[in-house]
RNA sequence: CUCGCGUGCCCGGGGUCGGUGAAAGUCCGAGCCGGCGGUGACAGUCCGCGACCCGGUCCUUCGGGACCGGUUGACCUGGUGGAACUCCAGGACCGACGGUGAAAGUCCGGAUGGGAGGCGCACGCC
Numbered sequence: 001c002u003c004g005c006g007u008g009c010c011c012g013g014g015g016u017c018g019g020u021g022a023a024a025g026u027c028c029g030a031g032c033c034g035g036c037g038g039u040g041a042c043a044g045u046c047c048g049c050g051a052c053c054c055g056g057u058c059c060u061u062c063g064g065g066a067c068c069g070g071u072u073g074a075c076c077u078g079g080u081g082g083a084a085c086u087c088c089a090g091g092a093c094c095g096a097c098g099g100u101g102a103a104a105g106u107c108c109g110g111a112u113g114g115g116a117g118g119c120g121c122a123c124g125c126c
Base pairs, nucleotide, nucleotide: 003124004123006121007120008119009118010117016030017029018028019027032105033095034094035049036048037047038046044093045092053070054069055068056067057066058065059064075091076090077089078088079087097109098108099107
């Protein structure tokens, strides 16, 4: 240094102004936000991962847990360059589930949860 294993810590942003209405942070107009790894150069939209949801197997102190599988949104044009679907310019688009006086990316809730992953420390291997 790399890999393995254990352990500690860290790890998601955003409802503003106006309109309608009995009622909207949910509708309408304009605005606001962008997890993690990778990629010839920086990514919400490329390739993957994760959260939510569904199924199977096993375990269970019957609360649930482990593993495996499924489902899971959205981008183009021009420019620069050796290289960009990542930068610059312009114009677009997307956003789990449950709740709610009225339909939610942004409010409340499951969640003081789970988890991709990041950093450190210890041990082992080379």